[in-house]
RNA sequence: UAUAAUGUUUGGCAAACUUAUUGAAAAAUAGGGACGCAAAGCUUCAGGGUCUAACCCGUGAAAACGGUAUGGUAGCCAGUUGCAGUU
Numbered sequence: 001u002a003u004a005a006u007g008u009u010u011g012g013c014a015a016a017c018u019u020a021u022u023g024a025a026a027a028a029u030a031g032g033g034a035c036g037c038a039a040a041g042c043u044u045c046a047g048g049g050u051c052u053a054a055c056c057c058g059u060g061a062a063a064a065c066g067g068u069a070u071g072g073u074a075g076c077c078a079g080u081u082g083c084a085g086u087u
Base pairs, nucleotide, nucleotide: 004087005086006085007083012037013036017032018031019030020029021028022027035075041080042079043078047077048076049073050072051071056067057066058065059064
């Protein structure tokens, strides 16, 4: 120096729940809060999964129902970058 493993340094992130705001919803952002995380860093036009269904389309007299992502989720998989020390 490279690769792999490890993850008790100093530190980092922050689930559920909760308050406020935004949103049609899913959900997001901020405060509180810690279940966990060695990538829980970044990417939703590489790809798959999954949640929602306002608009739109279909059925219907209506109420409503069905379909659809252009809306989300990276803490589902994935892609990509990267860490002191120790072995």
Predicted 3D model of an 87-nucleotide RNA (c-di-GMP-I riboswitch aptamer). The sequence was found by an Rfam model in a public genome assembly. Rfam family: c-di-GMP-I riboswitch aptamer. Rfam's curators write: GEMM was predicted in a large-scale screen for bacterial structured RNA regulatory elements.